[in-house]
RNA sequence: GUUCGGUUGGGGUAAACUUUGCGAAAGCGAAGGACGCUAAAAUCAUGGGUCUAAGGCUAAUUUCAAACGUUUGGAAUUACGCUAGGAUCGCCAGAUUACAAGC
Numbered sequence: 001g002u003u004c005g006g007u008u009g010g011g012g013u014a015a016a017c018u019u020u021g022c023g024a025a026a027g028c029g030a031a032g033g034a035c036g037c038u039a040a041a042a043u044c045a046u047g048g049g050u051c052u053a054a055g056g057c058u059a060a061u062u063u064c065a066a067a068c069g070u071u072u073g074g075a076a077u078u079a080c081g082c083u084a085g086g087a088u089c090g091c092c093a094g095a096u097u098a099c100a101a102g103c
Stems, first nucleotide, its partner, number of pairs: 006103003011038003017032006035090001042096003046093003049088003055083003058079010
């Protein structure tokens, strides 16, 4: 001098909660606030996990129309139903970028 590990500090970030805005929701932005994290609690939803289900699908009910004796089509409502192009990187993995003083 370099690298690795441990430790203390600086610096960074900021959970819950409150206010406010956005969103159907999950959740996100801003301000306050700190439970934690700290070389990636920086960036990227790529893989897995988790959350939500507006829209769509399915089912049921009601209703309207046509044909006609039971069908077809439309509309509305409900669902403890299914579904991610939504969300989460402060769940895990992966990829990319990236400080620093002392012992």
Source information: Predicted 3D model of a 103-nucleotide RNA (c-di-GMP-I riboswitch aptamer) from Desulfosporosinus sp. UBA4726. NCBI's taxonomy places the organism under Bacteria, Bacillati, Bacillota, Clostridia, Desulfosporosinus. Of the family's consensus pairs, 95% are formed in the model. Its Rfam family is "c-di-GMP-I riboswitch aptamer". From the family's description: GEMM was predicted in a large-scale screen for bacterial structured RNA regulatory elements. The coordinates come from a structure-prediction model, not an experiment, and the mean pLDDT is 80.